[in-house]
RNA sequence: CCAGACGGCCGGGCGGUCGCCCUUGCGCUUCGGCGCGGGGGAGGAAAGUCCGGGCUCCACGACGACGAGGCGGCGGGUAACGCCCGCCGGGGGCGACCCCAGGGACAGCGCCACAGAAAGCAAACCGCCCAGGGCUUCGGCCCGGGGCAAGGGUGAAAGGGUGGGGUAAGAGCCCACCGCGGACCGGGCGACCGGGACGGCAUGGCAAGCCCCGCCUGGAGCAAGACCGAAUAGGGGCGUCGCGCCUUCGGACCGGUGAGGUCCGGGGCAGGGCCGUCGGCGGCCCGAGGCGCCCGGGUAGGUCGCGAGAACCGUCCAGCAAUGGACGGUCCAGAGGAAUGGCCGCCGCGUCCGCUUCUGCGGGCGGCACAGAACCCGGCUUACAGGCCGUCUGGUCCA
Numbered sequence: 001c002c003a004g005a006c007g008g009c010c011g012g013g014c015g016g017u018c019g020c021c022c023u024u025g026c027g028c029u030u031c032g033g034c035g036c037g038g039g040g041g042a043g044g045a046a047a048g049u050c051c052g053g054g055c056u057c058c059a060c061g062a063c064g065a066c067g068a069g070g071c072g073g074c075g076g077g078u079a080a081c082g083c084c085c086g087c088c089g090g091g092g093g094c095g096a097c098c099c100c101a102g103g104g105a106c107a108g109c110g111c112c113a114c115a116g117a118a119a120g121c122a123a124a125c126c127g128c129c130c131a132g133g134g135c136u137u138c139g140g141c142c143c144g145g146g147g148c149a150a151g152g153g154u155g156a157a158a159g160g161g162u163g164g165g166g167u168a169a170g171a172g173c174c175c176a177c178c179g180c181g182g183a184c185c186g187g188g189c190g191a192c193c194g195g196g197a198c199g200g201c202a203u204g205g206c207a208a209g210c211c212c213c214g215c216c217u218g219g220a221g222c223a224a225g226a227c228c229g230a231a232u233a234g235g236g237g238c239g240u241c242g243c244g245c246c247u248u249c250g251g252a253c254c255g256g257u258g259a260g261g262u263c264c265g266g267g268g269c270a271g272g273g274c275c276g277u278c279g280g281c282g283g284c285c286c287g288a289g290g291c292g293c294c295c296g297g298g299u300a301g302g303u304c305g306c307g308a309g310a311a312c313c314g315u316c317c318a319g320c321a322a323u324g325g326a327c328g329g330u331c332c333a334g335a336g337g338a339a340u341g342g343c344c345g346c347c348g349c350g351u352c353c354g355c356u357u358c359u360g361c362g363g364g365c366g367g368c369a370c371a372g373a374a375c376c377c378g379g380c381u382u383a384c385a386g387g388c389c390g391u392c393u394g395g396u397c398c399a
């Protein structure tokens, strides 16, 4: 210098001016607020709402069983996790390093497309070998019998691999090495690793098919939930005014098919209201609730929940690390469908144009990545213009 791997961080800066939300001090106030001053005001993902918690309400005696869902190498971290760290095993890369839903396939069921003779109580299509019969133009051809999984071919996969011996041809039939299996020995907390004998090799794969084993899990969510609480309507209580009288009329019911009574309706008198009217009188209407006070529930609305915490910054200690601890310091948005913005100047960045002494100058354009808190926290995932730092790997050149 080129190509790459991993980890961490930033993600416009400064100033002026006009506003917005929260909070605080003082002053004024007609108590509704107003003025002046101080302080704070989005993110690394605030996002997706996929996991795990805090908090709140509901349910629940304890334990167990069943069901459903999730997780799955080992050890550690954590409030907890499906997250993180370290390690193991497998796979990829020359390498730094990266990837893996990584328990069980002699508990059972199921599936294994296409191709292929045969795909799960394996299998003779081509082929190899043995002996027999028939034909023959003597090269071979045909017929049926038996042995063989070595070779070809199909397939993702064909019942260990390579080499040698052996055999009619073959075959773990025998042998060496590799692989595999169950024990043994050694190492490691463990996953697992190493070793020398033994076994002739056995039941192929799929569990992100059902299933089996082990572990975890009660439900709903800040519109959770708590407190205060109108107007109107409705409920309850008390007070007050009124609910009057007659009926031989009609109906229903109680009662003994009675005497009688209750209720509803009609009629009349009395009462009340309105109209005409000086009054008397006349006409129309009303009839069981009206008014006042008190009590309790709910609604609108208001307050809390609501940010001093698994907090942030720095130093040191323990640990490979995740992480934990000690000490010191800081206070840091929060409301309601929702404030965190607009303009100007300079710098930075990107892009375009012109000039050029060739790396600068001038000018235009872009406001400049993804994206906007809504109870809070820990993770994961996804989006992201541009840039910075550190460690490491491979290659090339120079000293």
Stems, first nucleotide, its partner, number of pairs: 001395010012347007020041009043370001047381002050379005055221004068217005073087005088102001089100004103212002108210002110206003125152002127148004132143004160178006179201001180199002184195004225304004235295007244269004249265006271286006309331001311330008348368001349366007